[in-house]
Context: one part of a larger RNA
RNA sequence: CGCAGGAUACGUGAGAGGAAUUGUCCUUAGUACGAGAGGACCGGGAUGAACCGACCGCUGGUGUCCCAGUUGUGCCGCCAGGCGCAGCGCUGGGUAGCCAAGUCGGGGAUGGAUAAGCGCUGAAAGCAUCUAAGCGCGAAGCCAGCCUCAAGAUAACGUAUCCCAUCCGGUCAACGGAGUAAGACCCCUCAAAGAAGAUGAGGUAGAUCGGUCCGGAGUGGAAGCGUAGUGAUACGUGGAGCGGACGGAUACGAAUCGGUCGAGGG
Numbered sequence: 001c002g003c004a005g006g007a008u009a010c011g012u013g014a015g016a017g018g019a020a021u022u023g024u025c026c027u028u029a030g031u032a033c034g035a036g037a038g039g040a041c042c043g044g045g046a047u048g049a050a051c052c053g054a055c056c057g058c059u060g061g062u063g064u065c066c067c068a069g070u071u072g073u074g075c076c077g078c079c080a081g082g083c084g085c086a087g088c089g090c091u092g093g094g095u096a097g098c099c100a101a102g103u104c105g106g107g108g109a110u111g112g113a114u115a116a117g118c119g120c121u122g123a124a125a126g127c128a129u130c131u132a133a134g135c136g137c138g139a140a141g142c143c144a145g146c147c148u149c150a151a152g153a154u155a156a157c158g159u160a161u162c163c164c165a166u167c168c169g170g171u172c173a174a175c176g177g178a179g180u181a182a183g184a185c186c187c188c189u190c191a192a193a194g195a196a197g198a199u200g201a202g203g204u205a206g207a208u209c210g211g212u213c214c215g216g217a218g219u220g221g222a223a224g225c226g227u228a229g230u231g232a233u234a235c236g237u238g239g240a241g242c243g244g245a246c247g248g249a250u251a252c253g254a255a256u257c258g259g260u261c262g263a264g265g266g
Base pairs, nucleotide, nucleotide: 001152005163006162007161008160009159010158011157015149016148017147018146021049022048023047024046025045026044027043033038051106052105053104054103055102059100060099061098062097066093067092068091069090070089071086072085073084074083075082076081110144111143112142117137118136119135120134164265166178167177168176169175183261184260185259186258187203188202189201190200191199208254209253210252211250212249213248214247215246218242219241224237225236226235227234228233
């Protein structure tokens, strides 16, 4: 820009892409078969490998500052308690998120048309013949079936709902312009989204982000004080204190105030 008014939701699916694998074991059955050795078809069940997808309840990894310990040094006047720097200084753990080594799921069934092949009926050619006419069965393969995208599918689809016939110019016609409707965007607060756009949640008639409060994961027993000990330290107060991303609550701070676009139906 188009999809012959302008919108918002929800659909249809022409078409396209993805997937498509396979082992072992049990049973049928030590049966059929075979002198024996050996040893099935068909059918039923179980469990794996690799691959693919999703997820984080479990097991774990990461987790740059969530908690603790600790070395050197500098500083906060000193003690105590802290902070900076040294690869996050180093070490032990670790929430969310992300992730696999973790968990769950998938390949199928079924139908249609077939290949090789196996047949039925059957002449040419009184016989025979699966083929010449005709009709069946028959593959991990083909077409559907499963998953994803999809109406620029210009042959531009459908359903529901919302908005309506304003003003100006004009040969009052096409058309041009203006302000609006439904609706949308800008702008702003953001994250289940994200390179930018986009998508999604919100913008005071509000829990969108931050803060605060409550809770929780996690750390692992704060500081101060007391007691014991010459002391290092231990114990008590006390599962203490702290606590990024997690679950809630709460308008305390910030989404203020505003602006723009957008039909009149060839």